[in-house]
């Protein structure tokens, strides 16, 4: 100087004025005190809590996930490893089971696109009518994303795992290693493409809806009309079973689009310490911090600090921001974004 | 807030069991006509919303982003 990785903050601090939404207090208006957005509140992509539907049941269908071990309530989550790939390296990436169960697809080109197949050119042998026929050959050319293990040698008429060494794979063996994924060694010429983010097979898991869930109270109106219904309407996401079961749907009508509960303390956060490589867990101590409903959390002024520009200087001017903003609550993931800071590591150059 | 569907020429839509994208209307040119319309023939027009992945190959399969549209609120 360049780069990788883990993490933190996300923005100032003090004072004042006006205003908004809840809470508490004083006697109702008013006044006083105190509180009031985020790391992503977002996308709604996963997983839960909670509520209702049968008390959530069985089968089929459907969906999700996919290396091993661990953490975790669970997860398309996290950690540490294994295997593969990229990089000089620190490191990073991987939907990472099965293609030697079955089916399917591989356009165009090419002789042949997956069959114990296939001969366009070439090579070799034989025949003759001398440039053709028959046969052998997948080593060479050509086509293609991909041509039936790769590469070298032997062998042969020319060739070919036909034979041999090495490399890759498969299968088998090992009282070899490891907790496992996997690695290591030996043997057998056994060599049979790719695609499963194609159907599928295997293993594991999964009921549905969602706080506009759901409950209580209350105002107003026409308990008006039509259709269906114990010969079972309708409900339990689809189908079948099973269960519940007397109302259901539409039109019309009425409204305060009302109030309250759900509602915010929860699988919670912080600090210290112990165990563990780590994720995390145990123990001890401490903290509680928005609950709005068409939706509050804002605007301005002064000062301090910081940054940028101009200027020799005194000083002057400007900025103090990005992404965006709760809506039942948590754990994650993904995406958006401004700079600043810290720890560790790698590469290069110089001393 | 919650739950769904969709995004392809200028507009409305096919194509979505992967093989390199079409139709109708609109536009332009020619023919027909005295002229216009209609009709016939021809032509042009596409980052298949965007980014990444799987694959030899993606509009199509998978993931993410952006945008559009629709449905669901109380009472009897």
């Nucleotide at each position: 100087g360049g780069a990788g990785u883990a993490c933190u903050c996300g923005a100032u601090c003090c004072g004042g004025u006006c205003g908004c939404u809840g809470g508490c207090g004083u006697u109702a208006a008013a006044c006083g005190c105190g509180a009031g957005a985020g790391g992503a509140a977002a996308g709604u992509c996963c997983g839960g809590g909670c509520u209702c539907c049968a008390a959530a049941g069985g089968g089929c269908a459907g969906g999700a996930u996919g290396c091993a071990g661990g953490a975790g309530a669970a997860a398309u989550u996290c950690c540490u490893g294994c295997g593969g790939g990229u990089g000089c390296g620190a490191a990073c990436c991987c939907a990472g089971g099965g293609a030697a169960a079955g089916u399917g697809c591989c356009g165009c080109a090419g002789a042949a696109a997956a069959g114990c197949a296939a001969a366009c050119c070439g090579c070799c042998g034989c025949g003759c009518g001398u440039g053709c026929g028959c046969g052998g050959u997948a080593a060479g050319g050509g086509u293609g994303a991909a041509a039936a293990g790769g590469c070298g040698g032997g062998g042969u008429a020319a060739g070919a795992g036909c034979c041999c060494a090495c490399c890759g794979g498969a299968c088998g063996c090992g009282a070899g290693g490891g907790g496992a994924a996997c690695c290591c060694g030996c043997g057998u010429g056994c060599c049979u493409g790719g695609c499963a983010a194609a159907c599928c097979c295997c293993a594991u898991c999964c009921g549905g809806a969602g706080c506009a869930a759901g409950g209580u109270c209350g105002a107003a109106u026409a308990g008006g009309g039509a259709a269906g219904g114990a010969u079972g309407a309708g409900g339990c996401g689809g189908c079948c079973c099973g269960c519940c079961g007397a109302c259901u749907u539409c039109c019309g009508g009425g409204u305060a689009c009302g109030a309250c509960c759900g509602c915010u303390c929860a699988u919670u956060c912080c600090u210290g310490u112990c165990u563990g490589c780590a994720a995390a867990g145990g123990c001890a101590g401490g903290g509680u911090u928005a609950g709005a409903u068409a939706a509050a959390u804002g605007a301005c002024c002064g000062g301090a600090g910081g940054g940028a520009g101009c200027g020799c200087a005194a000083g002057c001017u400007c900025c103090u921001u990005a992404c965006a903003a709760a809506a039942c609550c948590c754990g994650g993931c993904u995406u958006a974004c401004u700079g600043a800071g810290u720890g560790c590591u790698c590469c290069g150059a110089c001393c | 807030g919650c739950c769904a569907a969709c995004g392809u020429g200028g507009c409305u839509c096919a194509g979505c069991u992967g093989g390199u994208a079409g139709a109708g209307c609109a536009g332009c040119g020619c023919a027909c006509u005295c002229g216009u319309a209609a009709u016939g023939c021809g032509c042009a027009g596409g980052u298949c919303u965007c980014c990444g992945g799987u694959u030899c190959a993606a509009a199509u399969c998978c993931g993410g982003a952006c945008g559009u549209u629709g449905g669901c609120u109380c009472c009897a």
Background:
Model confidence (mean pLDDT): 79 of 100. Two RNAs folded together computationally: RNase P RNA and transfer RNA, 427 nucleotides in total. Rfam match: Bacterial RNase P class A. Rfam's curators write: Ribonuclease P (RNase P) is a ubiquitous endoribonuclease, found in archaea, bacteria and eukarya as well as chloroplasts and mitochondria.